Molecule: transfer RNA
Organism: Streptosporangium violaceochromogenes
RNA sequence: GUCCCCGUAGCCCAAUGGCAGAGGCAAACCCCUUAAAAGGGUUAGAGUGAGGGUUCGAGUCCCUCCGGGGGCAC
Numbered sequence: 001g002u003c004c005c006c007g008u009a010g011c012c013c014a015a016u017g018g019c020a021g022a023g024g025c026a027a028a029c030c031c032c033u034u035a036a037a038a039g040g041g042u043u044a045g046a047g048u049g050a051g052g053g054u055u056c057g058a059g060u061c062c063c064u065c066c067g068g069g070g071g072c073a074c
Base pairs, nucleotide, nucleotide: 001072002071003070004069005068006067007066010025011024012023018056027043028042029041030040031039049065050064051063052062053061
């Protein structure tokens, strides 16, 4: 330089263009316990890397950037 993949909560990870962004870990609170761990229950936390576009409707499709990973080339 070129091609491909990825970017969603503190971490991991879902979501045929139609939903109200699901779940796990972690967190807070409660139960249990002499206490803690384990276990059980409840609760809160995101608008999806940035900016545009298409659409009635975008996490999803298109464009340009940013960041990460990989292949090829130099």